Record summary: A computed fold for a 74-nucleotide RNA from a Patescibacteria group bacterium, annotated as transfer RNA. The coordinates come from a structure-prediction model, not an experiment, and the mean pLDDT is 81. Its Rfam family is "tRNA". By type it is a transfer RNA.

RNA sequence: CGGGCUGUGGCGCAGUUGGCUAGCGCGCUUGCAUGGGGUGCAAGAGGCCGCGAGUUCAAGUCUCGCCAGCCCGA
Numbered sequence: 001c002g003g004g005c006u007g008u009g010g011c012g013c014a015g016u017u018g019g020c021u022a023g024c025g026c027g028c029u030u031g032c033a034u035g036g037g038g039u040g041c042a043a044g045a046g047g048c049c050g051c052g053a054g055u056u057c058a059a060g061u062c063u064c065g066c067c068a069g070c071c072c073g074a
Stems, first nucleotide, its partner, number of pairs: 001073007010026004019057001028044006050066005
């Protein structure tokens, strides 16, 4: 320098013929059960989807640029 892949709550992921207020597991908070812990059950908080722009009635989901990480090549 060129090419590919990835970037979604604290962590790991799903979501892709674009279409209801973005879900799952773990973790966290509160309550109940227990003498307490573990564990189980119930409820709850937390993301607007790497950054910016574009297309569209509508974008996490398509297009472009940039940034970061990983991989391949020179």